RNA sequence: CAAGUUGGCCGGGUGAUCGCAGCUGAGCAAUCAGUUGAGGAAAGUCCGCACUCCAUAGGGCAUGGUGCCGGCUAACGGCCGGGCAGGGUGACUUGACGGCAAGUGCAACAGAGAGGAAUAUUGCUAAAUUGUUACGUCAGUAGCAAUAAGUGAGGGUGAAACGGCGGUGUAAGAGACCACCGGCGGCGGCAGCAAUGUCGCCGGCCAGGCAAACCCCACCAGGAGCAAGACCAAGCAGGGUGAAAGGCAUUUCGGUGCCUACGGAGCGGCCCGCACCGUCUGACAUCCGGGUAGGUCGCAUGAGGGUUGUGGUAACACAAUUCCCAGAUAGAUGAUCACCAAGUUCAGGAGUGCCUUGUGCCACUGAGCAAACAGAAUGCGGCUUAUAGGCUGACUUGAUAA
RNA sequence: GGGCGCGUAGCUCAGCUGGUUAGAGCGCACGGUUCACAUCCGUGAGGUCGAGGGUUCGAGUCCCCCCGCGCCCACCA
Numbered sequence: 001c002a003a004g005u006u007g008g009c010c011g012g013g014u015g016a017u018c019g020c021a022g023c024u025g026a027g028c029a030a031u032c033a034g035u036u037g038a039g040g041a042a043a044g045u046c047c048g049c050a051c052u053c054c055a056u057a058g059g060g061c062a063u064g065g066u067g068c069c070g071g072c073u074a075a076c077g078g079c080c081g082g083g084c085a086g087g088g089u090g091a092c093u094u095g096a097c098g099g100c101a102a103g104u105g106c107a108a109c110a111g112a113g114a115g116g117a118a119u120a121u122u123g124c125u126a127a128a129u130u131g132u133u134a135c136g137u138c139a140g141u142a143g144c145a146a147u148a149a150g151u152g153a154g155g156g157u158g159a160a161a162c163g164g165c166g167g168u169g170u171a172a173g174a175g176a177c178c179a180c181c182g183g184c185g186g187c188g189g190c191a192g193c194a195a196u197g198u199c200g201c202c203g204g205c206c207a208g209g210c211a212a213a214c215c216c217c218a219c220c221a222g223g224a225g226c227a228a229g230a231c232c233a234a235g236c237a238g239g240g241u242g243a244a245a246g247g248c249a250u251u252u253c254g255g256u257g258c259c260u261a262c263g264g265a266g267c268g269g270c271c272c273g274c275a276c277c278g279u280c281u282g283a284c285a286u287c288c289g290g291g292u293a294g295g296u297c298g299c300a301u302g303a304g305g306g307u308u309g310u311g312g313u314a315a316c317a318c319a320a321u322u323c324c325c326a327g328a329u330a331g332a333u334g335a336u337c338a339c340c341a342a343g344u345u346c347a348g349g350a351g352u353g354c355c356u357u358g359u360g361c362c363a364c365u366g367a368g369c370a371a372a373c374a375g376a377a378u379g380c381g382g383c384u385u386a387u388a389g390g391c392u393g394a395c396u397u398g399a400u401a402a
Numbered sequence: 403g404g405g406c407g408c409g410u411a412g413c414u415c416a417g418c419u420g421g422u423u424a425g426a427g428c429g430c431a432c433g434g435u436u437c438a439c440a441u442c443c444g445u446g447a448g449g450u451c452g453a454g455g456g457u458u459c460g461a462g463u464c465c466c467c468c469c470g471c472g473c474c475c476a477c478c479a
Stems, first nucleotide, its partner, number of pairs: 001398010012340007020037007039373001043384002046382005051225004058272004063221005068082005083097001084095004098216002103214002105210002122154001123151003128147008163181002166178003182206002184203008229297004238288005245260006261279004266274001290478003304323008343369006351361004403475007412428004421459001430446005452468001454466003
C1' cells in the first nucleotide's frame, strides 16, 4: 500500500424566533417565569422475568418447550468460556450438537433387491446328478450340453445397495479366513470439574438414512394479563333461556345450623385436592336490552445510569463515589433561519506516480446537494428485523522497501 | 396496549400422517349446437402455493424469520 476478519461507539452541534407537553413558582384570572422532555432499535411481540388477580400456586396424567460440557444471571430458547464437527492459506467463522447399537414407522420413481442378512428370466460357477463324445490298461480320465443348486465378486438402478485394499481359499465366490487401513463397541491407564482427548488391550462386531417422523431419556413450565388490579364519582330498566335436594337438629314458625348428594365458577385440557357460592325467593352461564365513555392510584428510586478500583480468560460480580434522567391518555418531544463540523458531486488547480500520449492520486479554492431507520404508553433482561452516513481499537494474508 | 386466526388459479375452496406432473366449482378463451343469443356439449389456457432461509434424497405440508389481512378484549346495574 492492497485485500480482508472482528469488536466498540456516534447517528449532527451551537445560537435566535415561533410552537407543544409535564413539574415547580407567581398571579383573582387571563397568563408569565424557570426547568425537564424518545431510541439503538421505543418496532416485531419471538423468548424470559418483575408486578397484579385467581390456593402463599398444591399432587398426578396429558400437552408444550429446551437439548454437547462448564459457568454467568432474577430468569431465559440469552450471554461468556471450552469441546466436537464443517468452511477458510489465515485472522476468523458456522452448527436445533442427547438417543435410529430401545421399540414402531417412512423412503415416490428407477431397480433383481430399500433394511428381513432380504432378493434374481442380467452375470459368474457346474465340485453334485443326468445325457453324450473321445481316449482307455475297463479302475476311470478329459471335453460338451442340460438341470437341481451355489453366489452377491462383476455390470446396471438409485439420494442411499450391508466397510476399503491385497492375499488365502473355492467349482465359482463371499470377513468364510489372514495382514494392513477405517469405523463401532467393551475394558483399563493418563490429562481434564465435565463435554472430551490420548494411549494400550480385546471383539470380525461392520450395526445405512430420517427423531425440524412417532417416540425414549433428562430438565423446565399452574392460568390470565396494566383493557391485570384497587378506590372514588355519575347514571340506568329490566327481561328471556339453561341449571342442581334430601335428611337431622333447633325455633320467637320469619328462619338458622350441621351432614350427605348435586350444580357452578376459581380452572380456558382432564382427574384429585383446596377454599367459596348456590340447589326453585335459584348462585352461575348465556342471549337481548339499559347506563357511563369521568377522575385518582397502579406509573417510574429502578434486577437504574456514569466514573474509579478489586476479583475473574470472559460473561459477570463486589466495593467506593456521584447523578435523578419522559410520563402523555387520542396521546407532548416540532418548525424556520444562520453559523460550524463532517460527507459527497462538479469545476479549477500547486505538486506527484507511470517511458510518452493520456490518466491516476492529491494539498488548496469555488459552487451545489442530501441527511437514514424510525418514534415511548406498566417496567426490565434478551433475541430478531430495519437503519443514509461517519469515527475508532485489535488482528490476518499478500507485495515492496529498510 | 394486549390476545388470537388466516394467506393455494381472476373469485370461492380441497390437498389426509412429506412422494412422481398441486386439484374442484364458478369465471375466461376457442370450437360445436342456433337464423342469432342464452342454456347445453367438447377442448384449452391460467399457480414462484404471500416472501426468504433451514431440515430432508425430496417441502404447499415440518422448523425459523419477515410481509399483508381479519377478528376479539372497557366499566356499572
Predicted 3D model of RNase P RNA and transfer RNA as a complex of 479 nucleotides. Its mean pLDDT, the model's own confidence on a scale to 100, is 78. It holds a member of the Rfam family "Bacterial RNase P class A". The family's RNA type in Rfam is ribozyme. Rfam links the family to the GO terms dimeric ribonuclease P complex, ribonuclease P activity and tRNA processing.